Molecule: THF (Tetrahydrofolate) riboswitch aptamer
Organism: uncultured Kineothrix sp.
RNA sequence: GCAGAGUAGAAAUCUGUGCGUCAAGGGUUCUAUGGACAGGGAGUUGCCAUAGAAAUGAAAAACAUUUCAAAAUGUUUGCGUUACAGGCUUCGCAUCCCGCUGC
Repeated sequence: GCAGAGUAGAAAUCUGUGCGUCAAGGGUUCUAUGGACAGGGAGUUGCCAUAGAAAUGAAAAACAUUUCAAAAUGUUUGCGUUACAGGCUUCGCAUCCCGCUGC
């Protein structure tokens, strides 16, 4: 000098257990605060979390039980850019310097 490896994590999909379906959760935008980012150092206008504000926004059906009825509860099948755990695949330090492996 050239080539390469490696993390946290992210996304898709599958399985299981829940939550909601009487609309919470999730998603979008803005503001504030904090945090993390390969073995070491630095580190963003990117990422994550929390709080506040704004706009938006959904799929229910069947059966059973109780009941005069209204209504409620349960089961099953669905639905939700739903939560958690596990499997699998893909991607993967924004970037900079040093280090590591091979030549």